[in-house]
RNA sequence: GGCGCGUUCGUCUAGCGGCCUAGGACAUCAGGUUCUCAACCUGGAAAUCACCGGUUCAAAUCCGGUACGCGCUA
Numbered sequence: 001g002g003c004g005c006g007u008u009c010g011u012c013u014a015g016c017g018g019c020c021u022a023g024g025a026c027a028u029c030a031g032g033u034u035c036u037c038a039a040c041c042u043g044g045a046a047a048u049c050a051c052c053g054g055u056u057c058a059a060a061u062c063c064g065g066u067a068c069g070c071g072c073u074a
Stems, first nucleotide, its partner, number of pairs: 001073007010026004018057001028044005050066005
């Protein structure tokens, strides 16, 4: 250099065009319970889906480019 794959809350992840102003677990915050802590219960906050553009009535999802990471190959 060429080819392929990946990038979604703080972390891990679900999703495969409309039911999604994106769900779950852990973590975190508040309250309950407890003499206290842990555990447990209830509730909250947290991602416009790497970025830019395109297709579509509608895109996290399809297409192109860019960035970063991984693999194969010369």
Predicted 3D model of a 74-nucleotide RNA (transfer RNA) from a Candidatus Shapirobacteria bacterium. The sequence was found in a public genome assembly. The coordinates come from a structure-prediction model, not an experiment, and the mean pLDDT is 80. It matches the Rfam family "tRNA". From the family's description: Transfer RNA (tRNA) molecules are approximately 80 nucleotides in length. The family's RNA type in Rfam is transfer RNA.